Bacterial RNase P class A from a Gammaproteobacteria bacterium, 369 nucleotides, folded computationally. The coordinates come from a structure-prediction model, not an experiment, and the mean pLDDT is 76. It was read from a public genome assembly, where an Rfam model found it.

RNA sequence: AGAGUUGGCCGAGGCAAUCGCUGUUUACAUCUGUAAAUAGAGGAAAGUCCGGGCUCCAAAGGGCAGAGUGCCAGGUAACGCCUGGGAAGCGUGAGCUUACGGAAAGUGCCACAGAAAUAUACCGCCUUUUUUUAACUAAAAAGGUAAGGGUGAAAAGGUGUGGUAAGAGCGCACCGCGUAACUGGUAACAGUUGCGGCAAGGUAAACCCCACUCGGAGCAAGACCAAAUAGGAGCUUAUGUGUAUACGAAAGUGUACAUACAGUGUGGCCCACACUUAGCUCGGGUAGGUUGCUUGAGGUGUUUGGUGACAAGCAUCCCAGAUAAAUGAUUGUCCACGACAGAACCCGGCUUAUCGGCUAACUCUUUUU
Repeated sequence: AGAGUUGGCCGAGGCAAUCGCUGUUUACAUCUGUAAAUAGAGGAAAGUCCGGGCUCCAAAGGGCAGAGUGCCAGGUAACGCCUGGGAAGCGUGAGCUUACGGAAAGUGCCACAGAAAUAUACCGCCUUUUUUUAACUAAAAAGGUAAGGGUGAAAAGGUGUGGUAAGAGCGCACCGCGUAACUGGUAACAGUUGCGGCAAGGUAAACCCCACUCGGAGCAAGACCAAAUAGGAGCUUAUGUGUAUACGAAAGUGUACAUACAGUGUGGCCCACACUUAGCUCGGGUAGGUUGCUUGAGGUGUUUGGUGACAAGCAUCCCAGAUAAAUGAUUGUCCACGACAGAACCCGGCUUAUCGGCUAACUCUUUUU
């Protein structure tokens, strides 16, 4: 100097002036207005994909089915998120990716090509016999073979060597695979030594098996106030038995309790539990206001601990709450000349979109000293 890798921060305009909008506080007014001060959209506010807080069902347990996650250890309110480590793969490297449990529980699939894809013999190699030939040269039959060639993503694990009629884990060495012990590590896992010729191979983002987790609905949740109407009409369903008691001449009716049945209860089914009717159709009225609504698993600074995510202590700050939906307009000036793009109960993540500026560390190449 060039080419890369991995992080962090900032921001869509800044400054000044004049008007305008919303919230809060104070003062004055009482016509809900005037004045002053102060605050006022994002790194993703997007997606509605995960996890919660909060509210209600509701007193809320168990099982089955179903769904989600899937190496190990930590962090967190929790997670499918984050941090660190392991393994496999890619990269010269800094680093990056992973839908990363189980194929010796079972079932399924592996198109086409190829002889054959849970097993085989197309070409080939070897032995014997017959015919033929100058000739183990050519052809046929019988038997052996899976090392060589071809097809394919993949063909009875790979390389080498010995042996064989020719071959083959047939033997041996190394690698691979499986397994036992020991060592290191919390663990995933790694290493060493021994044993075994070795369950054909791949695929579970195929069914399946294993481990762990899982009520639902949602701020249009919910609470309060006010007002209005028709406490409307019709249909279906549920109540039987026993005891006590009231009325009654009796039949019977009402009330309370028990039991059985039926019904209802915010994912499906069953059990349990709770409650006592439950459901459908037509028609009418209201849909206004207040609250929930912003002080939080909060922000910032610093100290300590930790490789880190993060945790704890101390100090300090209050930082949008609109409700048909608030931050806009004009002028001057500077500049990075402005991409993607606007909160609606709140928070922690992930994913997607995107213009620039600043900055730190590390890797490789070249040159100079």